[in-house]
Small-subunit ribosomal RNA from a metagenome, 1430 nucleotides, folded computationally. It matches the Rfam family "Bacterial small subunit ribosomal RNA". Model confidence (mean pLDDT): 84 of 100. The RNAcentral record of the sequence draws on SILVA.
RNA sequence: AGGGUUUGAUCCUGGCUCAGAACGAACGCUGGCGGCGUGGAUGAGGCAUGCAAGUCGAACGGAAAGGCCUUGUUCGAUCCUUCGGGUGAAGACAAGGUACUCGAGUGGCGGAAGGGUGAGUAAUGUAUGGGUAACGUACCUUCUGCUCGGGGAUAGCCCGGAGAAAUCCGGGGUAAUACCCGAUGAGACCACACUUUGUAUGGAGCGUGGUCAAAGGUGGGGAUCUUCGGACCUACCGGCAGAAGAGCGGCCCAUAUCCUAUCAGCUUGUUGGUGAGGUAAUGGCCCACCAAGGCUACGACGGGUACCGGGACUGAGAGGUUGGCCCGGCACAUUGGAACUGAGACACUGUCCAAACUCCUACGGGAGGCUGCAGUCGAGAAUCUUCCGCAAUGGACGAAAGUCUGACGGAGCGACGCCGCGUGUGGGAAGACUCCCUUCGGGGUGUAAACCACUGUCAGGGAUUACCAAGCAAUGGUGGCCAAUACCCACCGGCGUUGAGGAGUCCCAGAGGAAGCCACGGCUAACUUCGUGCCAGCAGCCGCGGUAAUACGAAGGUGGCUAGCGUUGUUCGGAAUUAUUGGGCUUAAAGAGCACGUAGGCGGCCCGUCAAGCGUCUUGUGAAAGCCCUCGGCCCAACCGAGGAAUUGCUUGGCGAACUGGCGGGCUUGAGGCAGGUAGGGGCGCGUGGAACUCUUGGUGGAGCGGUGGAAUGCGUAGAUAUCAAGAGGAACGCCGAUGGCGAAGGCAACGCGCUGGGCCUGUCCUGACGCUGAGGUGCGAAAGCCAGGGGAGCGAACGGGAUUAGAUACCCCGGUAGUCCUGGCCCUAAACGAUGUCCACUAGGUCGAGGGUCUUUUGACAGAGUCUCGGCCGAAGCUAAAGCGUUAAGUGGACCGCCUGGGGAGUACGGUCGCAAGGCUAAAACUCAAAGGAAUUGACGGGGGCUCACACAAGCGGUGGAGCAUGUUGCUUAAUUCGAUGCAACGCGAAGAACCUUAUCCUGGGCUUGACAUACACGAUGCCUACCUGGAAACAGGGUCGGUUGCCCUUCGGGGUGAAACGUGAACAGGUGCUGCAUGGCUGUCGUCAGCUCGUGUCGUGAGAUGUUGGGUUAAGUCCCGUAACGAGCGAAACCCUUGUCGCUAGUUGCCAGCGCGUUAUGGCGGGGACUCUAGCGAUACUGCCGGUGUUAAACCGGAGGAAGGUGGGGAUGACGUCAAGUCCUCAUGGCCUUUAUGCCCAGGGCGGCAAACGUGCUACAAUGGCCGAUACAAACCGACGCGAGACCGCGAGGUGGAGCAAAUCGGAUAAAGUCGGCCCCAGUUCGGAUUGGAGUCUGCAACUCGACUCCAUGAAGUCGGAAUCGCUAGUAAUCGCGUAUCAGCGUGACGCGGUGAAUAUGUUCCUGAGCCUUGUACACACCGCCCG
Repeated sequence: AGGGUUUGAUCCUGGCUCAGAACGAACGCUGGCGGCGUGGAUGAGGCAUGCAAGUCGAACGGAAAGGCCUUGUUCGAUCCUUCGGGUGAAGACAAGGUACUCGAGUGGCGGAAGGGUGAGUAAUGUAUGGGUAACGUACCUUCUGCUCGGGGAUAGCCCGGAGAAAUCCGGGGUAAUACCCGAUGAGACCACACUUUGUAUGGAGCGUGGUCAAAGGUGGGGAUCUUCGGACCUACCGGCAGAAGAGCGGCCCAUAUCCUAUCAGCUUGUUGGUGAGGUAAUGGCCCACCAAGGCUACGACGGGUACCGGGACUGAGAGGUUGGCCCGGCACAUUGGAACUGAGACACUGUCCAAACUCCUACGGGAGGCUGCAGUCGAGAAUCUUCCGCAAUGGACGAAAGUCUGACGGAGCGACGCCGCGUGUGGGAAGACUCCCUUCGGGGUGUAAACCACUGUCAGGGAUUACCAAGCAAUGGUGGCCAAUACCCACCGGCGUUGAGGAGUCCCAGAGGAAGCCACGGCUAACUUCGUGCCAGCAGCCGCGGUAAUACGAAGGUGGCUAGCGUUGUUCGGAAUUAUUGGGCUUAAAGAGCACGUAGGCGGCCCGUCAAGCGUCUUGUGAAAGCCCUCGGCCCAACCGAGGAAUUGCUUGGCGAACUGGCGGGCUUGAGGCAGGUAGGGGCGCGUGGAACUCUUGGUGGAGCGGUGGAAUGCGUAGAUAUCAAGAGGAACGCCGAUGGCGAAGGCAACGCGCUGGGCCUGUCCUGACGCUGAGGUGCGAAAGCCAGGGGAGCGAACGGGAUUAGAUACCCCGGUAGUCCUGGCCCUAAACGAUGUCCACUAGGUCGAGGGUCUUUUGACAGAGUCUCGGCCGAAGCUAAAGCGUUAAGUGGACCGCCUGGGGAGUACGGUCGCAAGGCUAAAACUCAAAGGAAUUGACGGGGGCUCACACAAGCGGUGGAGCAUGUUGCUUAAUUCGAUGCAACGCGAAGAACCUUAUCCUGGGCUUGACAUACACGAUGCCUACCUGGAAACAGGGUCGGUUGCCCUUCGGGGUGAAACGUGAACAGGUGCUGCAUGGCUGUCGUCAGCUCGUGUCGUGAGAUGUUGGGUUAAGUCCCGUAACGAGCGAAACCCUUGUCGCUAGUUGCCAGCGCGUUAUGGCGGGGACUCUAGCGAUACUGCCGGUGUUAAACCGGAGGAAGGUGGGGAUGACGUCAAGUCCUCAUGGCCUUUAUGCCCAGGGCGGCAAACGUGCUACAAUGGCCGAUACAAACCGACGCGAGACCGCGAGGUGGAGCAAAUCGGAUAAAGUCGGCCCCAGUUCGGAUUGGAGUCUGCAACUCGACUCCAUGAAGUCGGAAUCGCUAGUAAUCGCGUAUCAGCGUGACGCGGUGAAUAUGUUCCUGAGCCUUGUACACACCGCCCG
């Protein structure tokens, strides 16, 4: 400090979301120790039990319990004993006493503090600062004075009684520091008089008069007295009156203190006065009377919510949120009310009344109050022990010892928080095992472990004591008081004694007891494998998951934090996303439709003055704690202590006077007035006019008119339309007219008159800041609409009819009511727009228009210069997200108002208000989404535009679609009809050739299992080839003999050893035309042989991008030229390549044969020849080169000449960046998955050929431009040894026999056909057409049944030119004719080639289809097969 998310990409606006910190938390997983904190936030719901406020006998009468003393009784230890008994301790019981002590009671002080909680409360509160001349104060401190004399009761107690109890009643008697009376009065209070003083009611002083007090207790004591108790003296503790202090309170004032206006008016003790009352004290606090006030937009009144502050959290700060623990204040104590006592209460553990609830009861009555500490139930996500102790600190009482103290000090429970420590430390492999990954080589876990050497924190066991302890107190000393060496008090020393709980130190043992949680797609640090297959699941946002998931689940690994880690909730931050600091409003949300104007805000120049704001110094305060700094104490830290700083605030006093403000005075430039001109559809009223229209009347006229894309409804022979004349009516004002004028806006248009508002210019005479804006308010406010009354020609919602259409509640047509018009009254909204509030100032210009002055030219017209105002355009700077704005700002500043805060819900509901109504104004929430949006960019698209191409259309020629057949596909069928291709761009496609094979387990059946094929290993055995036998359909299984055959070494040639190949077994592995073309490579199709597609540098733009590549010409072409912020370049186009067309040269065999010769019936057959044709090599040629014209002097185009060929001569090969997840895993290759006695391999047979139907592509036809018969002419290219196969012979023929020649310019296939010549047919289902079927054959092949081709004889179907629709072709093309080749044993109407004959039409681009460039709109980007509405 920012990041993610709207888009194909960009910039902006804008919301959502994340990373941080915090918590009285809760939940999940996990959990070693300690310190310090912290813990009922919900039901202020109900509570069992125990404790939480008592104390004083030194105030009092006393004696229930205990102690002590005395006496008695009893029991009876001990001792004595005459054994009868005596003595009688301790103990028990009883009585009396004492007062060590003390229950109950009287009395005093305290129970108003401490402790708890936050229900109520928006001010009777709190905070800060003041006031009290309007007040109080027990205990404490200081000072002054006093403490005298009497009296009568009452509880306890005793007696009696009522009641279950609580408790109560009657009688008797008793004490006090209880109560009462009297005395005294320094003093206090009251009244009156006087003096003095102050900021007001007042304060201080003095005099006189009146009123008002008290209580004793304990210790000690010499003299004197005594009723022997004491008096008295003394000390201490008390008591009374008064003055003061400190601390604590009461009351008052100012300022601040949440949301809501969909709460706008509230108030009768209300506001004030007088008097009386009440209080400690002011006051309507209360009462009587009088007056009619008081509060409110600076938010009264009402509603909601909430204890407030110091502080806490967060934040850079300003702020925002919060008020738990600690401290201060307030409020409350089951709920509501009330007073009493008291210094203090309207009182948490007091009283009374009422209510709800709970408990006891003898039913008559009673008792209770945990929001004290523990604890319990309930509700809840959720919050602890019915602990120890008064040892410390503090409090109450007491003279004190002491008692009480759930305040407090401690411990316990909870990882709830913060802080600290540990779970070991060092060494230890190029690195064990496990696990994971892997390209199988290795890599990770990982010095991690093992192992070696050490250490000893915490926990555990044992021992021990400095510390938290100061006090209290026997007693000693010094001092004070006193008559006193007594008592008492203060200080110092001090035997003894006080620890609930904690803490420190030492020793022992032994690595031993101690690690988890979350994450790993981006944001965000950390990646792989497997499983799953839009399932299961994840998710804070974007989003993952539909078979290769770094996002689900698991594992390994990694990252982060660590006794914790995550999740959820909440707050602040990021969010400048409420903007004071610090935002905006043309188009993103946002300027009110416009004006006038109230409150308010703001306000020109100069002088003087005041000092409210402001500045500076200063006084007091801003509690402590907290935060911050420094230092210190716990080993450190957290925590704690001390000092300082800070506390930005309020307050007191002084000084200053620039600015703001107040007051006073002046000025003229702002504003206004005055005078003279001036333009104008500014407004209102009255009147006038012409054109057009409709209607009425009359005339002419005679069949249609009207209307549309085309029609129809409609009007018309009862005379329309058309036309002429006359008349009536209503509305609107052509031309001028405009980019122009006026008005605040809405708006305003014939002409004249009247009334009237505003502007501008000139003059500079007057006033003297009179100004600007403007919440509420008021007025105006298009159209439509409403009410009442008129008016009504045209137009025309609704409505009727006719069309259109799938429908047509529309668009078009014929009619037509309200309305449109006028008067009066409402409504109050608009894309009421410049989508731009009003006012002022400043900041380059240029140009056009409108209005008015001035100057120059002698004057005028005209022109020019300059000026004020208004209306436009273009543009500097600047601004803006950009588009754009730019003196008419959206620039730079100032003043004031209005408005905005994601989209939808919704300008809706409810409420209020206005309206006759329609409806207007004001104006939410639930819920839902991760966006909605603005500007611009590149594409794509358009039943947008421009330019231009293409057999795209048109113009033509021939087809398809109808028939039969062939072939492919769908569908159906089937055991199987293997699979793929599916708009163009699948469908005579893969397949350049399915009888078996091919062929795919596609089907049925039979077999094999290291395999039909590859590599390597181990072991075993010896194999292999050929003929043979059995089973079998074959494959295969089993058997088996003759013969042949194998490297190297040794060899005595008998053989032996060894290895290779091959065989068997085993285990690795092979195999798969199994899946995924949406995991891929390669190859291919298509747009499209369309002219495009890009890059470098530069420039422009915030950027995506643009420029270049656009523009003007031109081209088949982004071809070339010119221009040009572009300059160049690349891939494409073209060229280079092949072929064809012309010529030349070279070379002539197998080709050729002009001339010479030989030979033949004849033939280049032969000798020869290179002339020609031809062959096949090399060259030449064509380049807009030449001429004319056009064009920009260019590129180029048009025409021409020459030429075999002319403007890329024809054809081919060649296919840019990319698009279609196009096609292909079945050509091949390949990741992953699947299969392994089978999805592999072998075999037989079948199927791929099945046939109600549909489609595509073809062939043959329908005939006379023809068919048939006979004769006859002319090609090119290609093929041939597993081959082509001549002549000859046989067969009607297919073909057969046979084999010459030929590895081919030599031989063969091989006769080209259409054509030409002659003849027949005569328009018919034919001498057209040939399907189908019967019969007979040929050939290939192991084999033609399913299922080949061909021949002959016979048969002779449909079909007479083909609906809608649709295809190809622009010249050697279409059409037509035959020939060849690949594949192939055989088989084609298909495919690929070859030549022969050989047209027609188009010199156009309106339309259909497709394409290119420029431009435009877009809410599309999966891109119009889009998006999207109901």